[in-house]
RNA sequence: UCAUCAAGAACGGCUGAGGGUUCAGGCCCUGUGACGCCGUAGCAACCGGUUUCGGAAAUAACCUCCCGAAAUGUCAGGUGCUAAUUCCUGCCGCACAAUCUGCGGAAAGAUGA
Numbered sequence: 001u002c003a004u005c006a007a008g009a010a011c012g013g014c015u016g017a018g019g020g021u022u023c024a025g026g027c028c029c030u031g032u033g034a035c036g037c038c039g040u041a042g043c044a045a046c047c048g049g050u051u052u053c054g055g056a057a058a059u060a061a062c063c064u065c066c067c068g069a070a071a072u073g074u075c076a077g078g079u080g081c082u083a084a085u086u087c088c089u090g091c092c093g094c095a096c097a098a099u100c101u102g103c104g105g106a107a108a109g110a111u112g113a
Base pairs, nucleotide, nucleotide: 001113002112003111004110005109010040011039012038013037014036018029019028020027023090024089025088026087041082042081043080046078047077048075049074050071051070052069053068054067055066086108091105092104093103094102095101
């Protein structure tokens, strides 16, 4: 910088009091053991692999290499993930007479390239 973020997927061991990134408010999880670490299992198509198709170049004609697309996932190799929409709100705009509420966007964050 770009893409995605409403779906999906848990048990065991160790530890022992906090946690949901930070701040604030709310809401929630948590001694029926949170957070974290480890193991195993699983989820997932961002990257990679494979297959097919197309293009470019080249060739006697192909192949390889390069570019692109597709595949009830085709392969779990690299990452990631496995409470709640990224738990919700905070800033801006729209709808409503209006609080509320709903929708869209931004910001911040996470993950990948």